[in-house]
SAM riboswitch aptamer (S box leader) from Promicromonospora sp. MEB111, 117 nucleotides, folded computationally.

RNA sequence: ACCCCAUCCAGAGCGGUCGAGAGUCCUGGCUCCCUGACACCGCAGCAACCUGCCGAUCUCCUGCCGCGUCGCCGCGGUGCGAGGGACGCAAGGUGCUCACGCCAGGUUCGAUGGAGC
Numbered sequence: 001a002c003c004c005c006a007u008c009c010a011g012a013g014c015g016g017u018c019g020a021g022a023g024u025c026c027u028g029g030c031u032c033c034c035u036g037a038c039a040c041c042g043c044a045g046c047a048a049c050c051u052g053c054c055g056a057u058c059u060c061c062u063g064c065c066g067c068g069u070c071g072c073c074g075c076g077g078u079g080c081g082a083g084g085g086a087c088g089c090a091a092g093g094u095g096c097u098c099a100c101g102c103c104a105g106g107u108u109c110g111a112u113g114g115a116g117c
Stems, first nucleotide, its partner, number of pairs: 002116001004114005013043005021032003025106005044097003049093002051090003058083003062079007101109001
């Protein structure tokens, strides 16, 4: 790069640099912006996709006990082990920190995470 899956109305800002547009692209609105937006860097924070820990219900194997059965075996209780992992905790890898991806319509739209190749 390609392909697939999930999420995108919750949450979380200060400082420094830069200097004119930015919010994705088109149309129409709206919002932010020289009282410095956007972007970049630092710090702080938010969240919990991946990750780590814990580990319930549950499933399976098996030992023992009880009941039923001539018996195979079935049912119930309990113990060891295995699987599976809800909820929860942490915050290592990402991500995010105006407005629902700002809104409506349009489109081979986009962003982020994860799996595959």